[in-house]
Model confidence (mean pLDDT): 82 of 100. A computed fold for a 454-nucleotide part of an RNA from an uncultured candidate division WS6 bacterium, annotated as small-subunit ribosomal RNA, 3' major domain. The RNAcentral record of the full RNA draws on ENA and Greengenes. Rfam family: Bacterial small subunit ribosomal RNA.
Context: one part of a larger RNA
RNA sequence: UGACGGGGACCCGCACAAGCAGUGGAGCGCUUGGUUUAAUUCGAUGCUAAGCGAAGAACCUUACCAGGGCUUGAACUAUAGCUACUAAGCGUAUGAAAGUACGUCUAUGGGUUUGAUGCUAAAGAGGUGCUGCAUGGUUGUCGUCAGCUCGUGUCGUGAGAUGUUGGGUUAAGUCCCGCAACGAGCGCAACCCCUAUCUGUUGUUAUAAUUUCUACAGAGACUGCCUGGCCCAAACCAGGAGGAAGGUGGGGAUGACGUCUAGUCAGCAUAGCCCUUAUGUCCUGGGCUACACAAACGCUACAAUGGGUGAUACAACGGGCAGCCAAACCGCAAGGUGGAGCGAAUCCUUUAAAAUCAUCCUCAGUUCAGAUUGCAGGCUGAAACUCGCCUGCAUGAAGUCGGAAUUGCUAGUAAUCGCGGAUCAGCACGCCGCGGUGAAUACGUUCUCGGGUC
Numbered sequence: 001u002g003a004c005g006g007g008g009a010c011c012c013g014c015a016c017a018a019g020c021a022g023u024g025g026a027g028c029g030c031u032u033g034g035u036u037u038a039a040u041u042c043g044a045u046g047c048u049a050a051g052c053g054a055a056g057a058a059c060c061u062u063a064c065c066a067g068g069g070c071u072u073g074a075a076c077u078a079u080a081g082c083u084a085c086u087a088a089g090c091g092u093a094u095g096a097a098a099g100u101a102c103g104u105c106u107a108u109g110g111g112u113u114u115g116a117u118g119c120u121a122a123a124g125a126g127g128u129g130c131u132g133c134a135u136g137g138u139u140g141u142c143g144u145c146a147g148c149u150c151g152u153g154u155c156g157u158g159a160g161a162u163g164u165u166g167g168g169u170u171a172a173g174u175c176c177c178g179c180a181a182c183g184a185g186c187g188c189a190a191c192c193c194c195u196a197u198c199u200g201u202u203g204u205u206a207u208a209a210u211u212u213c214u215a216c217a218g219a220g221a222c223u224g225c226c227u228g229g230c231c232c233a234a235a236c237c238a239g240g241a242g243g244a245a246g247g248u249g250g251g252g253a254u255g256a257c258g259u260c261u262a263g264u265c266a267g268c269a270u271a272g273c274c275c276u277u278a279u280g281u282c283c284u285g286g287g288c289u290a291c292a293c294a295a296a297c298g299c300u301a302c303a304a305u306g307g308g309u310g311a312u313a314c315a316a317c318g319g320g321c322a323g324c325c326a327a328a329c330c331g332c333a334a335g336g337u338g339g340a341g342c343g344a345a346u347c348c349u350u351u352a353a354a355a356u357c358a359u360c361c362u363c364a365g366u367u368c369a370g371a372u373u374g375c376a377g378g379c380u381g382a383a384a385c386u387c388g389c390c391u392g393c394a395u396g397a398a399g400u401c402g403g404a405a406u407u408g409c410u411a412g413u414a415a416u417c418g419c420g421g422a423u424c425a426g427c428a429c430g431c432c433g434c435g436g437u438g439a440a441u442a443c444g445u446u447c448u449c450g451g452g453u454c
Base pairs, nucleotide, nucleotide: 008454009453010452011451012450013449015445016444019409020408021407022406023405026300027299028298029297031295032294033293034291035290042053043052064286065285066284067283068282069281070280077123079121080120081119082118085110086109087108089104090103091102092101093100094099126275127274129273130272131271135269136268137264138263139262140260142258147186148185149184150183151182152181153162154161155160166177167176168175192252193251194250195249197219198218199217200216201215203213222246225240226239227238228237229236302402306361307360308359309358310357311356318349319348320347323342324341328337329336330335368399373394374393375392376391377390378389379388415437416436417435418434419433420432421431
């Protein structure tokens, strides 16, 4: 000077408390550990790994295993020598394919002393092989916490201090006052985007029309005004007016100096080491989907604030040409036929669901719940056995609200309801978004956890 303390003071945060809904028990999904395996590829491991890399493993992907092949090679650059024919294509044999062997053709290509293809040789190619403790780049975390520093001056023998401490105040090292300090930088805030109100313009393809909606440009909020408080003053705090909005209006993007020798050599790049008829490369099949068990995260339930049936109302964000797919018809349904429209404010996706109305069920392992299994089908795709999704009929398991413990959330939030998108041939209980309905509680800071200042 820091760090630490079951030292002190002050302050903050869904940190506790007050509440609401959960997890932990059940079934299933998914990830991981472990075990197993020829292989179950690799990485991530307290917070900061575990629906994570993976925005989608039947083949491919794929890196793993078994078997079958190739060896200047699947892709790339380039040299020397030998030979006189030969590549692509086509065909035959063999084969699981890859490949191997042989043949054929010319109006196609290249070549014949300027040497192709092929062969030989030597460079070299290739490596998801190792080291993230050799690295770049990038990411997580403390933490959107309010801090981290510098120049000059001053103090100190010096390490260093001061400034940055103190009194107030703030979300904030925010601002004010004071002060041997005076200034400055990186952070804070503001500038950026979305949203709430209004005005103007816009109207193709929106609306019957408009005040809706679409797009663009602006206005508006600044403690500006009033009252009170803080000894005066300032910063500021409380209340009020006006206002669509009030004290950062709400949300996002934005992450200081640094920490964890944090993560990543398997995104990419890269140093060193290692392999070179194999640790490279091609193919077929298998595996990544195993299963006494254990953990994390989810989904569905255990019912009457519910379940079934019928009727009926109201969205938003998006996506669409190897695409979205209407009407109509067939099928109980998944789906099929069909072919209109649309490169889309035009057409399609697209009937949103919960809600509301009517009716049945009357507290039961049930008209709850739906696992599991059988049969019959549908779709995608060369191909659904290992190992896809969906439909119908039948079957009808556990489960009656969950021990210790533990998570999220302060408002259009939690809870609940559906919808869209990326990936994608197909496959979503995950992820990223969208709107509908819409609460309870916060006395307070003693305690738990984390953080800041002295």